[in-house]
A computed fold for a 74-nucleotide RNA from an Alphaproteobacteria bacterium, annotated as transfer RNA.
Its mean pLDDT, the model's own confidence on a scale to 100, is 82.
Its Rfam family is "tRNA". About the family: Transfer RNA (tRNA) molecules are approximately 80 nucleotides in length.
It was read from a public genome assembly.

């Protein structure tokens, strides 16, 4: 320098052939339970979905550029 692949909650990821209120599990708070602590249940807060900009009646989902990771190839 070229090609692919990946970027969503603190953390590892679904969801990505457009449409509903953006989602699990751990983590974290609260509570119940227990002498107390695990564990177990039951509620709960947390996300400009990498950033800019296009397409649409609507973009996490499609296109462009860019920025960070990884693999390859020269």
């Nucleotide at each position: 320098g070229c090609g692919c692949c990946c970027g969503u909650a603190g953390c590892u990821c679904a969801g990505c052939c457009g449409g509903a209120u953006a989602g699990a599990g751990c983590a974290c708070c609260a509570g119940a339970u227990u002498c107390c602590u695990a564990a177990u249940c039951u509620g709960g807060g947390g996300g400009u979905c990498g950033c800019a900009g296009g397409u649409u009646c609507g973009a996490a989902u499609c296109c462009u550029g860019c920025c960070g990771g990884g693999c390859g190839c020269g």